Model confidence (mean pLDDT): 80 of 100.
The RNA shown here (transfer RNA) has 72 nucleotides and comes from a Prevotellaceae bacterium.
Rfam family: tRNA. Rfam classes the family as a transfer RNA.
Taxonomically the source falls in Prevotellaceae (Bacteria, Pseudomonadati, Bacteroidota, Bacteroidia).
RNA sequence: GGCUUGAUAGUUCAAUGGAUAGAACAACUCUCUCCUAAAGAGUAGAUUCGGGUUCGAUUCCCGAUCGGGCUA
Numbered sequence: 001g002g003c004u005u006g007a008u009a010g011u012u013c014a015a016u017g018g019a020u021a022g023a024a025c026a027a028c029u030c031u032c033u034c035c036u037a038a039a040g041a042g043u044a045g046a047u048u049c050g051g052g053u054u055c056g057a058u059u060c061c062c063g064a065u066c067g068g069g070c071u072a
Base pairs, nucleotide, nucleotide: 001071002070003069004068005067006066007065010025011024012023013022018055027043028042029041030040031039048064049063050062051061052060
């Protein structure tokens, strides 16, 4: 250089055109407890960036950045 694959919450992962983006752990609040832990209830929190297609894009297309794999 060429081909290919990935980027979603603080972390690990879902969702593969229908929009209120979901779960676990972590964080915060409350209950319980003499206190802590455990347990229970609740709250907040995310689609790498720029374009395009579409009535509608996390999803499809093009490009950029960064990471993985294969190849010369």